[in-house]
RNA sequence: UACUUAUCAAGAAAGGCAGAGGGACUGGCCCUGUGAAGCCUUAGCAACCGGCCGCCGAAAGGCAGGCGAGGUGCUAAAUCCAGCCACGCGAAAGCGUGGACAGAUAGGUC
Repeated sequence: UACUUAUCAAGAAAGGCAGAGGGACUGGCCCUGUGAAGCCUUAGCAACCGGCCGCCGAAAGGCAGGCGAGGUGCUAAAUCCAGCCACGCGAAAGCGUGGACAGAUAGGUC
RNA backbone atom coordinates (compact mmCIF):
# COMPACT_ATOMS: atom_id res chain seq x y z
C1' U A 1 0.00 0.00 0.00
C1' A A 2 -4.01 -3.55 -1.17
C1' C A 3 -7.91 -7.05 0.33
C1' U A 4 -11.09 -8.63 4.27
C1' U A 5 -13.95 -8.50 9.15
C1' A A 6 -15.94 -5.58 13.21
C1' U A 7 -17.24 -0.85 15.24
C1' C A 8 -18.28 4.45 14.66
C1' A A 9 -25.54 9.06 18.55
C1' A A 10 -21.56 6.66 24.63
C1' G A 11 -16.85 8.13 27.05
C1' A A 12 -12.41 11.01 28.40
C1' A A 13 -7.80 17.46 29.28
C1' A A 14 -4.51 20.04 31.98
C1' G A 15 0.43 22.15 31.65
C1' G A 16 5.01 23.62 28.72
C1' C A 17 7.26 25.03 23.79
C1' A A 18 5.36 27.24 19.44
C1' G A 19 2.73 31.14 16.70
C1' A A 20 -1.85 30.61 12.30
C1' G A 21 -4.26 27.69 11.11
C1' G A 22 -7.76 23.37 12.01
C1' G A 23 -12.33 20.13 11.66
C1' A A 24 -9.77 13.73 5.59
C1' C A 25 -12.06 15.62 0.40
C1' U A 26 -16.23 19.16 -1.76
C1' G A 27 -20.29 22.34 -0.08
C1' G A 28 -22.18 24.09 4.45
C1' C A 29 -21.60 25.07 9.41
C1' C A 30 -18.18 25.55 13.19
C1' C A 31 -13.42 25.87 16.36
C1' U A 32 -9.25 29.22 16.82
C1' G A 33 -4.40 35.33 19.38
C1' U A 34 -9.44 34.11 25.88
C1' G A 35 -3.80 30.84 21.26
C1' A A 36 -4.86 26.68 15.48
C1' A A 37 -1.48 22.80 13.55
C1' G A 38 2.81 20.40 15.37
C1' C A 39 6.15 18.58 19.46
C1' C A 40 6.80 17.26 24.76
C1' U A 41 5.05 16.03 29.86
C1' U A 42 1.39 14.40 32.96
C1' A A 43 -3.59 12.74 33.48
C1' G A 44 -7.77 10.25 31.65
C1' C A 45 -11.42 7.36 28.33
C1' A A 46 -12.40 2.87 26.00
C1' A A 47 -12.04 -2.49 25.91
C1' C A 48 -10.15 -3.85 19.33
C1' C A 49 -5.61 -7.09 20.33
C1' G A 50 -3.00 -9.32 24.36
C1' G A 51 -3.05 -10.67 29.74
C1' C A 52 -5.46 -12.23 34.34
C1' C A 53 -10.06 -13.77 36.69
C1' G A 54 -15.21 -15.76 36.32
C1' C A 55 -19.03 -18.93 33.90
C1' C A 56 -20.21 -23.03 30.24
C1' G A 57 -17.75 -27.33 27.98
C1' A A 58 -14.78 -34.10 28.32
C1' A A 59 -11.83 -31.28 25.00
C1' A A 60 -11.32 -28.01 21.07
C1' G A 61 -13.41 -23.87 22.21
C1' G A 62 -17.34 -20.33 23.57
C1' C A 63 -19.69 -16.02 26.59
C1' A A 64 -24.61 -9.63 26.08
C1' G A 65 -19.40 -11.40 32.35
C1' G A 66 -15.36 -8.74 35.48
C1' C A 67 -10.42 -6.11 35.87
C1' G A 68 -6.80 -2.66 33.38
C1' A A 69 -0.52 -3.36 34.93
C1' G A 70 0.89 -4.46 28.39
C1' G A 71 0.17 -3.13 22.23
C1' U A 72 -2.62 0.38 19.49
C1' G A 73 -6.32 4.13 19.40
C1' C A 74 -8.87 8.26 21.30
C1' U A 75 -9.86 12.81 24.83
C1' A A 76 -15.13 20.20 20.55
C1' A A 77 -19.64 19.43 17.93
C1' A A 78 -23.16 11.95 15.76
C1' U A 79 -17.57 10.14 11.43
C1' C A 80 -19.99 18.09 13.15
C1' C A 81 -24.00 17.82 8.96
C1' A A 82 -24.77 16.69 3.89
C1' G A 83 -22.68 14.52 -0.85
C1' C A 84 -24.95 8.72 -4.25
C1' C A 85 -29.50 5.62 -4.38
C1' A A 86 -34.42 4.04 -2.76
C1' C A 87 -38.90 4.99 -0.13
C1' G A 88 -42.46 8.34 2.45
C1' C A 89 -44.37 13.52 3.01
C1' G A 90 -44.56 18.25 0.25
C1' A A 91 -47.03 22.72 -5.08
C1' A A 92 -41.89 23.70 -4.49
C1' A A 93 -37.82 24.71 -1.54
C1' G A 94 -37.05 20.98 1.41
C1' C A 95 -37.85 17.36 5.54
C1' G A 96 -37.74 12.27 7.47
C1' U A 97 -36.24 6.99 7.26
C1' G A 98 -33.21 3.12 5.32
C1' G A 99 -29.07 1.52 2.47
C1' A A 100 -24.55 2.41 -0.15
C1' C A 101 -19.94 5.36 -1.08
C1' A A 102 -15.97 7.76 1.35
C1' G A 103 -13.26 8.13 5.93
C1' A A 104 -11.31 6.70 10.90
C1' U A 105 -9.76 2.86 14.39
C1' A A 106 -8.71 -2.19 15.55
C1' G A 107 -7.96 -7.45 14.17
C1' G A 108 -6.50 -10.79 10.14
C1' U A 109 -4.03 -11.97 5.20
C1' C A 110 -0.15 -10.81 1.29
A computed fold for a 110-nucleotide RNA from a Flavobacteriales bacterium, annotated as SAM riboswitch aptamer (S box leader).
Rfam family: SAM riboswitch aptamer (S box leader). From the family's description: The SAM riboswitch is found upstream of a number of genes which code for proteins involved in methionine or cysteine biosynthesis in Gram-positive bacteria.
The organism belongs to Flavobacteriales, within Bacteria.